[in-house]
This is a predicted complex of two RNAs, RNase P RNA and transfer RNA, with 463 nucleotides together. It holds a member of the Rfam family "Bacterial RNase P class A". Rfam's curators write: Ribonuclease P (RNase P) is a ubiquitous endoribonuclease, found in archaea, bacteria and eukarya as well as chloroplasts and mitochondria. Rfam classes the family as a ribozyme.
């Protein structure tokens, strides 16, 4: 010097005019709401996007716990308010290497599928072969074998020695599986010159499905006030552990009163002689259709916040200590123009073009996706040079 | 802003639990019929199944990320 692997910060910058928006004062104008005029503070992002997860917040349902159905999640340990996120390891794959990449529970609980090829695709099976019997002997017929060949993704341990008629874990060694033990390790998991099996266990769970966890459903167009206008309209379903009133030989208190308790009573009208129960109107909530309105106010931005520093961890984080806090709009403001610098391109030069991706809409943590370029660091492999 | 849904041929749909080479109808082209057209008859040719990655021997199809297009939503009584 090449070429690469990661983790982090910026994502134009300074001033000047003009302009938009919220809020604060001052001034004028109105009875007031409010209107306009000056001035000051402030005024997109790392992703503001996708809406793919989790969450506060806010309504509905909802005695309490558990099941069931759906649906998500899945190797250990930690972090977090919490997660499907993040740290740190294990474990399998790539990678020469930094280092990356993984929906990584079960397939000796049960069901299903493994097309086409192939003899067979899953308690095996036997096309060619090899061997051994018999026969009418270039052949055929029985039987053994799974070691060659040959399909296929994927063919029921692998090399080698012995063995045999030929061959086979038939038997031995090595390797490698299981499954028990020991050791380490919080644990996934690893080692082990330990033991026991000759091997019984092919793959697919991002098929069903088993086994462990989670999870009530809506979503700021949620909610909740205020006011206008409207048939205050129609059809269908709900609708009492509650409230009123009386008693009381309970408790607390001076007493008023308040708690508790009663097999006391009642809780709209009408039909049936009268209760129960029906049935119809009448209240009262829900959904639907149908009518009105497209107005104000609130939820609303200070919050699981951020930046330095220090302490504790490998780290994600967390605690303390100081500092900072700057959009809150409601069909939406958040822009342009000079000038000087910075970047990159054109150009001998004068100069001249261009500066990614994209715009809050209650509000946080993540994720994923877009995204010119510029900075900082750690580390790696090749080559030179000393 | 929120909420859901579908993309397969030029256009309208189909492909039950992954299987060899993805279909139908309507339009396009071509030959015949006819004098000519239409209607009718055979024959054709046309798809990177919206992309990108995954699972799996194998993906239209199973699973995730994008992408384009579509739907619905307020307050009052």
């Nucleotide at each position: 010097c090449c070429a690469g692997a990661u983790g982090g910060u910026c994502g134009g910058a300074u001033g000047g005019c003009c302009g938009c928006g919220u809020u604060g004062g001052a001034c004028g104008c109105a009875u007031u709401a409010g209107c306009g005029u000056u001035c000051a503070c402030c005024g997109a992002g790392g992703a503001a996007a996708g809406u793919c997860c989790g969450g506060g917040c806010u309504c509905c349902a909802u005695g309490g716990a558990g099941a069931c159905a759906a649906g998500g999640c899945g190797c250990c340990g930690g972090g977090u308010a919490g997660c499907g996120c993040c740290c740190g390891g294990c474990c399998a794959g790539g990678g020469u290497g930094a280092c990356c990449u993984g929906a990584g529970g079960g397939a000796a609980a049960g069901c299903g599928c493994c097309a086409c090829a192939g003899a067979a695709a899953a308690c095996a099976a036997a096309c060619c072969g090899c061997c051994c019997c018999g026969g009418u002997u270039u052949c055929c017929g029985g039987g053994g074998u799974a070691a060659g060949g040959g399909u296929g993704a994927a063919a029921a341990g692998g090399u080698g020695c012995g063995g045999u008629a030929a061959g086979a874990g038939c038997g031995c060694a090595c390797c490698g599986c299981u499954c028990g033990g020991c050791u380490g390790g919080c644990g996934a998991c690893a080692g082990c010159a330990c033991g026991a099996g000759g091997c019984a266990c092919g793959g697919c769970a991002a098929g069903c499905c088993c086994c462990g966890c989670c999870u009530g459903g809506a979503g700021c167009a949620a909610g909740a006030c205020c006011g206008a206008a409207u048939a205050g309209g129609g059809a269908c379903g709900g609708c009492g552990c509650g409230c009123c009133u009386c008693c009381u030989u309970u408790c607390u208190g001076a007493g008023a009163a308040g708690a508790g308790g009663g097999c006391g009573g009642g809780c709209g009208g009408g039909u049936u002689u009268u209760c129960a129960u029906g049935c119809c109107c009448a209240g009262u909530c829900g959904u639907c259709c149908g009518g009105g309105u497209u107005g104000g106010u609130u939820g609303c931005u200070u919050g699981a916040g951020u930046g330095c520093g220090u302490a504790a961890g490998c780290a994600a984080u967390u605690g303390c200590g100081c500092g900072c806090c700057u959009a809150g709009a409601g069909g939406a403001a958040u822009g342009g123009c000079c000038a000087u610098c910075c970047u990159u391109c054109c150009g001998c030069a004068a100069g001249g073009a261009a500066g990614a991706c994209a715009g809050a809409a209650c509000c946080c943590g993540g994720c994923u996706u877009a995204c010119a370029g510029a900075c900082c660091g750690u580390c790696u492999g090749g080559c030179g040079u000393u | 802003g929120g909420g859901c849904c579908a993309c397969u041929a030029g256009c309208u749909c189909a492909g039950g639990c992954g299987g060899u080479u993805a279909g139908a109808g309507c339009g396009c082209g071509g030959u015949c019929c006819u004098g000519a057209u239409a209607a009718g008859a055979c024959c054709g040719a046309g798809g990177u199944c919206u992309g990108u990655g995954g699972u799996u021997c194998g993906a239209g199809u199973c699973c995730a990320c994008a992408g384009u297009g579509g739907c619905c939503c307020a307050c009052c009584a």
Its mean pLDDT, the model's own confidence on a scale to 100, is 76.